[in-house]
Overview:
Bacterial RNase P class A from a Bryobacteraceae bacterium, 358 nucleotides, folded computationally. NCBI's taxonomy places the organism under Bacteria, Pseudomonadati, Acidobacteriota, Bryobacterales, Bryobacteraceae. The RNAcentral record of the sequence draws on ENA. The prediction has a mean pLDDT of 78. Rfam family: Bacterial RNase P class A. It is annotated as a ribozyme. Rfam describes the family as follows. Ribonuclease P (RNase P) is a ubiquitous endoribonuclease, found in archaea, bacteria and eukarya as well as chloroplasts and mitochondria. A source record names the gene rnpB.
Formats: sequence, structure tokens, C1' cells
RNA sequence: CUUGACGGAUGGACAGUCGCUCCCGCAAGGGAGAGGAAAGUCCGGUCUCCACAGGACAGCGUGCCGGCUAACGGCCGGGGGGGCUCGCUCAAAGCGGGUUUCACGGAAAGUGCCACAGAAAAUAUACCGCCCCGCUCGCGGGGUAAGGGUGAAAUGGUGCGGUAAAAGCGCACCGCGUCCGGAGUGAUCCGGAUGGCAGGGUAAACCCCACGUGGAGCAAGACCAAAUAGGGGAGGAGGGGCGGUCCGCUCCUAUCAACUCCCGGGUAGGUUGCUAGAGCCGGGCAGUAAUGUCCGGCCCAGAGGAAUGACUGUCGCCCGCAAGGGUACAGAAACCGGCUUAUAGUCCGUCAAGCUGC
Repeated sequence: CUUGACGGAUGGACAGUCGCUCCCGCAAGGGAGAGGAAAGUCCGGUCUCCACAGGACAGCGUGCCGGCUAACGGCCGGGGGGGCUCGCUCAAAGCGGGUUUCACGGAAAGUGCCACAGAAAAUAUACCGCCCCGCUCGCGGGGUAAGGGUGAAAUGGUGCGGUAAAAGCGCACCGCGUCCGGAGUGAUCCGGAUGGCAGGGUAAACCCCACGUGGAGCAAGACCAAAUAGGGGAGGAGGGGCGGUCCGCUCCUAUCAACUCCCGGGUAGGUUGCUAGAGCCGGGCAGUAAUGUCCGGCCCAGAGGAAUGACUGUCGCCCGCAAGGGUACAGAAACCGGCUUAUAGUCCGUCAAGCUGC
């Protein structure tokens, strides 16, 4: 220098014409109008309605420590384990640095499971080999986990001693358990003593421990409210008797339909919830950081089967000799904080490979 992988930032510009949604205005006209993810709807909250004495169990979720936050399964810092890389070192081991990653409570409470291979997968166990003994001489009995073999995984590791051969059988160091001391808020780390040493793995198997946890969601919910058809109430009808007639009284039928008025619920429709907010930009201060706080400035979609569009011109970038073509992922729906996934081109950083120069 080129290419690639990963991470981060950014996410084309200007003008005109015709429209769309909202706001201001009597009008003319003016102003505002998608994103870093608006996406997936995975997690947490605000808000709203319903349920709810209190306690316990079940279910579900979370799971090293400290901090941040309205909250979180998020973020920041730290501890521990693993991977990669660099340095010290002749090298290995070890130590230290950088980077990255982890579903990182408990397997010395109990239960279950562990394919194939293998002698044996967990009350153990002897296939080959090694050693001892016996004899009918290639078999039998016994010892043995040092070596080989199988497997994802084989009963602490290395070395020395020891032994017939072996073995924590003994010892040193490492590992592990218990106890003590020190450092740290803590996870944890360091040191000492002690025990030959519990003892395979799996808890994104049941389970145990600790903590948390009611349900539904803006089509939540609230208000106004037709037409038509139901519901409730009041008025209102016909006949007989008393009677000469009317009023009136009484009996029967019907208490239904039509009509008038009133009340109430729901639907269509309208209004609201609805966008000034855990808000955005700049700066100071505190803090390693996440973040908090103070000062100054700003107002930045609010529709609702749902606007944010179409066309033209100029420029930028890519392909192409040119004509010309292309310009990623993607589209708000009550709002906010995260996570995850998608993303052309450009810029920055880390790493790898190649080429070139000294």
C1' cells in the first nucleotide's frame, strides 16, 4: 500500500411544480411533517381498567461481587474460569500484560441419566500387558490401575523412594478438604498449620437454596350521543248494568297494537386519552465508568384503515467506451429505557493475509 474479517460512527445535498396530514390565520398565505433501527415484540417501566384481608404452598422468572437506574433478564466497574496474542525464559512449565468470551448459586442433601466403543460409566471393574505360584506347558489361581487399548469423559498430577510387580504405600512440590491469620465493602486473593484425600460428568434433568412475581392491555379507559328495534313508566280504547239523557259509579273484555309524552341502556358517529417528555442540543462540575447534577438554549409527526408522496432539474457516489442505469436496511400508530436482528457506500480502530521499501 492492497484485500478480507470484526467492532464503532455516519446513513446523500439543493431547487421548482402538483398533491396529502396537522397547526396559525377572516382570507391571501405561512409553518411543521419517519428511523438508527420506526423492525422483532424478547425484557423492564409510565399510564388505564379489572381482581385483591393477612399468611403459606404451587407455578413462573432471575442467579459471582459492588455500583448505576423509575425499573430491568439492561449498563458500568471488579473477581474467577476458558480462548487468542505479546513479553520475560535456550525451551517447556510458570509469571506478567493486552484482547475476547462465559447460563458464573449448589453435584462431600436425595433421585435420575450417561448413546457407540470399552473389561469396567460408578454399590464398581482385570481386555492386553507386568509380577508371583502351580502344573499335564498353555492353561489355572492370585497380586497389580505403572504402561497399552476404548471413549466426550476412566477414580488426583509430576518426580524421587519403595516393591516380586505395583499402588498416597512413604516423601517433596502442585491440586483438594478442614482450621487459623492477614488484605478487601464484597466476589475473592495471599500466607500458615493440618488430613493421604471426600472424590467421574450432567442442575439450559428433577431437585435444593436465595431473591422477585396478580391479570389484561390505548382495539386500555373516559365523556357526548342519533336513526331504527327492544326495555320501563304515565296518559289514552270497547261493551254491559244503574239511567229518559249527560256526567258519574260499577262489572266484563283487553291490558295487546296504534298514538302522545317521559326515563334508561347499548350501537353508528363524534370528542378525549395524544404527545412538553425518566425530552433534545451545548457547556461546567462530581465519578475510573455506567451515571448524576447545575447553567444556558430549543419545541421536534400526532394521523387513525391510517398523511409524510409523485414528477422535473442540478450536483455527489457506484456500474458503463457511450447512451443510459443504479443509490443499502427499512416506514411512526399511547409513550419511555434496553436487548436482538437487518444495513449499500464513506470514515475511524483492531486483527489476519499478500506485495513493496529500509